[in-house]
RNA sequence: UGGAGUGGGUGCAUGAUCGCCGGCGGCUUCCUGCCGCCGGAGGAAAGUCCGGACUCCGCAGGGCAGGGAGGUUCGUAACACGAACUGGGGGCGACCUUAAGGAAAGUGCCACAGAAAACAAACCGCCGGCGUUUUCGCCGGUAAGGGUGAAAAGGCGGGGUAAGAGCCCACCGCUUUCGUGGCGACACGGAAGGCACGGCAAACCCCUCCCGGAGCAAAACCAAAUAGGGAAGCGUUUGAGGGCGGCCCGCCCGAUGCUUCCGGGUAGGUUGCAGGAGGCGCCGGGCAACCGGCGCCCUAGAGAAAUGAUCAUGGCCCCUUCGGGGGUACAGAAUCCGGCUUACAGCCCACUCCAUUUU
Repeated sequence: UGGAGUGGGUGCAUGAUCGCCGGCGGCUUCCUGCCGCCGGAGGAAAGUCCGGACUCCGCAGGGCAGGGAGGUUCGUAACACGAACUGGGGGCGACCUUAAGGAAAGUGCCACAGAAAACAAACCGCCGGCGUUUUCGCCGGUAAGGGUGAAAAGGCGGGGUAAGAGCCCACCGCUUUCGUGGCGACACGGAAGGCACGGCAAACCCCUCCCGGAGCAAAACCAAAUAGGGAAGCGUUUGAGGGCGGCCCGCCCGAUGCUUCCGGGUAGGUUGCAGGAGGCGCCGGGCAACCGGCGCCCUAGAGAAAUGAUCAUGGCCCCUUCGGGGGUACAGAAUCCGGCUUACAGCCCACUCCAUUUU
C1' cells in the first nucleotide's frame, strides 16, 4: 500500500412559527375554558419466535398421553439465550460453521443402475479339472482386477498362492482393555484381537432431562342502572301505598303489593402501570459470559391510542455548465423484563490475518 477477519459505536444538529398528548402551578364556585413552566419513541419500539416476572383458575403423590430440549462445563430469575472448551467440516491464515445421544433393543427404507443393497452374492474376469482338445461347454475354486452405483462387507504396500483372499506381516483405521492428563466432553500412549458392526433416527422408535392451563381485553377495588335474590317494617275491606297540578273532601287503581336495607355489578371511575432481575462510573473476583461492593442518576405512557407540520441556517454524501440542484436510511411505544430473528443510508473506532514493497 492492497485485500480480508472479528468486535463495538453513531443513527443529523440548532433556531423560529403553528399544532398534539401528559404532569404541575395560577385564574375560573364546580363542569369547562384560558395562561405559564416542565416532559414526550427505538436500536431495533418490528416479527410475536423462545424464556421469565405478575394475575386468575386448577393441583396429595405417582403414572399414561402430548409437547420440548439433546457434545461438556459454567453463567442466569429462566431459556430453544450467552461464555469458554471438546469432537466433526471449511479456510494459507485471522477466523467461520455444526440438525453433535442411540443403527450390537426392535420395526422399516435404501430410487435408477447393477450379479448382488445385507442371516450376502458372482455378470465380465482369473485359476484348476473333465469333455472337445480351434472356438466352446460342464463342474469346482476365488473375490485381486473390470463393470454398476450416493454407498459393494476395512484401506494401502509386501509376502504368499494353481489363482486368490487378514491367509500371513508392517503402517493406518476399527473393536476390546489398561494407564496417564482433564471437573467434564475428550485427548495422548500401551497391550490384545485379524475385523466382528454398510448407510438412514431431518423414518417410526429407544434413552436422559424439562414442561398444569389461560393471559394486562390477566386481575382487584369503588359503583349510577336493569333483572332475579335475601332480611326487616307496613298492609289485605278496620285499605299500606299510588294517581287525579299544591292542600282537604271525593273518585279511581290496589294484594304475584309498598318502603328501607343488604346483596348484585352494567355504564363509568380507580388501581394494576412506569423505581426496575434499571442505567452510568469506579474498585474487586473471573479467560469469558457474568457476579459482588460503593457512588451518582432516572424525565414517555393512553380514551383504539399524543410524540407532528412548515421555514431558515449549518453538518455529511452525490451531481455540477461552479450559479446551483438533489439526497440524509430502517422504522412508531401499549403490563414489564431477558434473549433470538429480521430491516437499516452513511460515517467512525479498536484488535487481528494474508500478500507486496521499503528500512